[in-house]
């Protein structure tokens, strides 16, 4: 120099003008006004997993249902993170996939003679008829089919073949070492080798899961309307010889008044000081923990954080000039110039946390790989 790889980070500045929304002070009877400060993200987002905070429900235990899924560890907790394992992909840096398929059942389309405790379609051996065919038997070595066909490679052997025997590779059991464990081993011993694949098929095995959301939950509380209760008035029975009283019923407001409690509107809490930010040490490889110190950093409710002007960045394309491989020119790269044309993203808090996944104009760091050139 070219090409990658893997993480980090940033996502426009400067001033004017006009607003908007909380908080604090002043000033006003109030509505409001001045005056001081705070006001979006890296994903606020999809709302996919965790988890806090509220109600409700629950003694234990199991059945069903979801999840999750090498192995350590990290954390409140996770399907997230780190670290390692083992396969497969890269020349590499790195990326990617992850319990069990001898508990058991099912399924394996198409082709294919055959799809699994197997199979004879070609072809090879053999043997009968007999004649270039046909039957019968062997035979998984070699063809073909398919995503897959029951260890490879060479020799012995055979009629032709076969782990049927052998060697060497594989591959199983065990057992020893080494690791906390996944799992390694150049180690020992045993077995011709009996083990398609599929579990986002049922299923087995660990573990883990109560439901429901901030419209969660509480609290103040008009108005009308409907319950209850008392008082007031009315009729009708009862008591009583009669009236007054007093006791029951009844009616509906012809009327009214008081009071309780529920619930609607509306209003306050809930709400924003946090498993949270920033520095600095310390401890582990690392996710991360400890410790000291520091600052105070949106809380909207029809929903605030904006809208304009103007210089100034930045990027893309056209022009001019200039350098680069020996000269000119074309191409290409870089630089420098003012001019001219467009862009400046992705997207907006709603109870707050941790992840994941997605969307993004441009741009900046860092460490690592290969390859070529120079010294």
């Nucleotide at each position: 120099g070219a090409a990658g790889u893997g993480g980090g980070c940033c996502g426009g500045g400067u001033g004017g003008c006009c607003g908007c929304u909380c908080c604090g002070c002043g000033c006003g009877c109030g509505a409001g006004c001045g005056u001081g400060g705070g006001g979006a993200g890296g994903a606020a987002a999809g709302u996919c997993c965790g988890g806090g905070c509220u109600c409700c429900a629950c003694a234990g235990g199991g059945c069903a249902g979801g999840g999750u899924g090498c192995c350590g560890g990290g954390u409140a907790a996770c399907g997230c993170c780190c670290g390692g394992g083992u396969c497969c992909g890269g020349u590499g840096a790195c990326g990617g996939a992850c319990g069990g398929a001898c508990a058991g059942u099912g399924c394996c389309a198409c082709a294919g003679a055959a799809a699994c405790g197997a199979g004879a379609c070609c072809g090879c051996c053999c043997c009968g008829c007999u004649g270039u065919g046909c039957g019968g038997g062997g035979u998984a070595a070699g063809g073909g089919u398919g995503a897959a066909a029951g260890g490879g490679u060479g020799g012995u052997g055979u009629a032709a073949g076969a782990g049927a025997c052998c060697a060497c590779c594989g591959c199983c059991c065990g057992g020893c070492c080494g690791g906390u464990a996944a799992c390694g081993g150049u180690c020992c011993g045993g077995g011709g080798c009996a083990c398609g694949g599929u579990a986002a098929a049922c299923c087995c095995c660990a573990c883990c899961c109560g439901g429901a959301g901030c419209a969660a939950g509480g609290c103040c509380a008009a108005g009308u309307a409907g319950g209850g209760g008392a008082g007031g008035a009315c009729g009708c029975g009862g008591u009583g010889g009669c009236c007054c009283g007093c006791c029951g019923c009844g009616c509906u407001c012809g009327a009214c008044u008081c009071c309780c409690g529920g619930g609607u509107a509306g209003g306050c809490c809930g709400c924003u000081c946090g498993a949270g930010c920033c520095c600095u040490g310390c401890g582990g490889u690392g996710a991360c923990g400890c410790a000291g110190g520091g600052a105070c950093c949106a809380g909207a409710u029809g929903g605030a954080u904006g809208g304009c002007c103007a210089c100034c960045g930045c990027c893309u394309c056209c022009g001019g000039c200039g350098c680069g491989c020996g000269c000119g020119g074309c191409a290409c790269g870089c630089g420098c110039c003012g001019g001219g044309a467009g862009g400046u993203a992705c997207a907006g808090a709603a109870c707050c946390c941790g992840g994941c996944u997605u969307a993004c104009a441009g741009g900046c760091c860092c460490a690592c790989u290969u390859c070529c050139g120079u010294c």
Predicted 3D model of a 375-nucleotide RNA (Bacterial RNase P class A) from an Actinomycetota bacterium. It is recorded under the gene name rnpB. Taxonomically the source falls in Actinomycetota (Bacteria, Bacillati).